The prediction has a mean pLDDT of 79. The RNA shown here (SAM riboswitch aptamer (S box leader)) has 127 nucleotides and comes from a Planctomycetota bacterium. Taxonomically the source falls in Planctomycetota (Bacteria, Pseudomonadati). It matches the Rfam family "SAM riboswitch aptamer (S box leader)". About the family: The SAM riboswitch is found upstream of a number of genes which code for proteins involved in methionine or cysteine biosynthesis in Gram-positive bacteria.

[in-house]
RNA sequence: AUCUUAUCCAGAGUGGCUGAGGGAUAGGCCCGACGACGCCACAGCAACCGGUUUGCCGCAAAGGCGAAUGCUGGUGCUAACUCCUACCCUGCGUGAUGCCUCAUCGCGCCGAUGGGAUAGAUAAGAU
Repeated sequence: AUCUUAUCCAGAGUGGCUGAGGGAUAGGCCCGACGACGCCACAGCAACCGGUUUGCCGCAAAGGCGAAUGCUGGUGCUAACUCCUACCCUGCGUGAUGCCUCAUCGCGCCGAUGGGAUAGAUAAGAU
C1' cells in the first nucleotide's frame, strides 16, 4: 500500500512546549491568539487482539461457542453521532403519457433516530 472481516447514536482531559490554522475530501456548520491543530508528560475511556478466571459441547487444558475480569500486555480513542450532508430507495408536490381508485416517466422539495451503498476511521488477519 492493497484485500477480507467486524465496529462506528456510548464513554473518557489536565499540564508543558509550540504558534496558525484545524475538523480526511467538497459544500455547510463549527473549533481556534481566552492559544486550536500538532508534539511531550501524566491521567482517563473503551474492550478489537492478547492474558487470567469461568459456563456449555467435547475422552481431551485438542478444539468450538459464550460469560466475567482492566490485567505492569499490543493497538486505539479522550469537541461536536464518522460534526452534518454527499449516491440510491422509501415520502410529498407537480407535469406528461397510459390499460386512469392505479402505473410509468420527467421535474422539484423536505424530513427521518429510516434502509442500503460509497468514502473515511479503528481493530484483527492475509498478501